[in-house]
RNA sequence: GGGCAAUUAGCUCAGUUGGAUAGAGCGUUGGCCUCCGGAGCCAAAGGCCACAGGUUCGAAUCCUGUAUUGCCCA
Repeated sequence: GGGCAAUUAGCUCAGUUGGAUAGAGCGUUGGCCUCCGGAGCCAAAGGCCACAGGUUCGAAUCCUGUAUUGCCCA
C1' cells in the first nucleotide's frame, strides 16, 4: 500500500424482510432475606447503535466517506 471482517449499555454479545417506544448475561445501585453477605430473591438506573453525509414515508439494519481494531496478501 491492497483485500476481508468487526464497531450496539461499564464488560461480553444478540437484534428476522428496513417498520412504531433497541434487548440479554455479567457488573453497578437500592431494597428484601440472613448471625454476616461477596450467596439467594425483587426492583431500578445505564444507549447521539464509532463519526459524518446520503437514500427512504420510515435506517442499528441499505449506500458513500472517515476513524479505530483484528486477520490475510505484498